[in-house]
């Protein structure tokens, strides 16, 4: 690390620094931005992708395996709009294998 899988209409914001552009590209659109947007730290919050606890069911003699639930312990995400919207051609993100 190439690969492979899965998901990218739910949910979930306050302080504080920065300081000019920002929502991945194109093309038409819309949207936020010096009344501070993008970003960044800090706290708080939100979530069931992996692991863990407990449940149920289903196989098994059982040890334990599947399924489906729950629970923010424990790994990672994530907290304005569908990755902002449509067409288009990609590229990325995030978990999980690979381990």
């Nucleotide at each position: 690390a190439a690969c492979u899988c899965a998901u990218c209409c739910a949910g979930a914001g306050g302080a504080u620094c920065c300081g000019a552009g920002g929502g991945g590209c194109c093309u038409g659109g819309c949207c936020c931005g010096u009344u501070g947007a993008c970003g960044a730290u800090c706290c708080g919050c939100c979530a069931a992708c992996c692991g863990g606890c407990c449940u149920g069911c289903u196989g098994g003699c059982a040890a334990c395996a599947g399924c489906a639930g729950u629970c923010a312990c424990g790994g990672u995400g994530g907290c304005c709009c569908c990755g902002c919207c449509a067409g288009g051609a990609c590229c990325g993100a995030u978990g999980a294998g690979g381990a």